Transfer RNA from an Ardenticatenales bacterium, 73 nucleotides, folded computationally. It was read from a public genome assembly. Its mean pLDDT, the model's own confidence on a scale to 100, is 82. Its Rfam family is "tRNA". It is annotated as a transfer RNA. The organism belongs to Ardenticatenales, within Bacteria.
């Protein structure tokens, strides 16, 4: 010091540039049970790393930054 990837809910992941970003598992109610666990029914949760830019519209495309991983030096 060069390439390149990643960064969305608490964790783990989806999501063609175009409806109100979901799903699972965790919480929370509830149903079953003597109880607990399991199972099932319901529901809560989002600064979409962050700062711009382009677009009628951006998680999605560019730029810069931050962190984090791999590779060459």
């Nucleotide at each position: 010091g060069g390439g390149c990837c990643u960064u969305u809910a608490g964790c783990u992941c989806a999501a063609c540039g175009g409806u109100u970003a979901g799903a699972g598992c965790a919480g929370c109610a509830g149903a079953c049970u003597c109880a607990u666990a399991a199972u099932c029914u319901g529901u809560u949760g989002g600064u979409u790393a962050c700062u711009g830019g382009u677009u009628c519209g951006a998680a999605u495309c560019c730029a810069g930054u931050a962190a984090g991983g791999c590779c060459c030096a």